[in-house]
RNA sequence: GAAUGAAAAAGCCAAACCAGCCGUGAGGCCGGGGCGGAAAGUCACGGGUCUUUUCAAAGACAGCCGGACUGCCAUU
Numbered sequence: 001g002a003a004u005g006a007a008a009a010a011g012c013c014a015a016a017c018c019a020g021c022c023g024u025g026a027g028g029c030c031g032g033g034g035c036g037g038a039a040a041g042u043c044a045c046g047g048g049u050c051u052u053u054u055c056a057a058a059g060a061c062a063g064c065c066g067g068a069c070u071g072c073c074a075u076u
């Protein structure tokens, strides 16, 4: 540097749901929780889904798929 994720280990993240706050909304933040995840880390670039709406624009989702960048452990 590359490939792989069977076994193991160190740690990491945190679905539904519940409480609080923010937002018209999709949804976000925080605490609990733990279904799961080898990028469930980051980026709305392509597709997709969703929301608002003065109907041609503005938004949301990275835990829907692809892509880009970065990264832990192990094996080869």
Stems, first nucleotide, its partner, number of pairs: 002076004012037002017032002020029003035063001041069003045066003048061005
Molecule: c-di-GMP-I riboswitch aptamer
Organism: Desulfobacteraceae bacterium